[in-house]
RNA sequence: GUGAGCAUAGUUUAAUAAAACACUAGAUUGUGAUUCUAGAGUUAGAAGUUUAAACCUUCUUGCCCACC
Numbered sequence: 001g002u003g004a005g006c007a008u009a010g011u012u013u014a015a016u017a018a019a020a021c022a023c024u025a026g027a028u029u030g031u032g033a034u035u036c037u038a039g040a041g042u043u044a045g046a047a048g049u050u051u052a053a054a055c056c057u058u059c060u061u062g063c064c065c066a067c068c
Base pairs, nucleotide, nucleotide: 001067002066003065005063006062007061010021011020012019013018023039024038025037026036027035044060045059046058047057048056
């Protein structure tokens, strides 16, 4: 340089944008741990197509693989 693939919450996954763990606050407890309740946090970035995009198209960024 060419080609293919991947990018979703702090982590791992699923698609009706949700779950588990993690985080924060409160309750319980003599203090912690456990348990219960509540909450916050997300489609790598931009543009386009569409009534409607995590999903389709293009560019950029990062990672990985193959060839040279």
The RNA shown here (transfer RNA) has 68 nucleotides and comes from Alytes muletensis. Its Rfam family is "tRNA". Its family is annotated with triplet codon-amino acid adaptor activity in the Gene Ontology. NCBI's taxonomy places the organism under Eukaryota, Batrachia, Alytidae, Alytinae, Alytes. The sequence is in RNAcentral, with records from ENA. The coordinates come from a structure-prediction model, not an experiment, and the mean pLDDT is 81.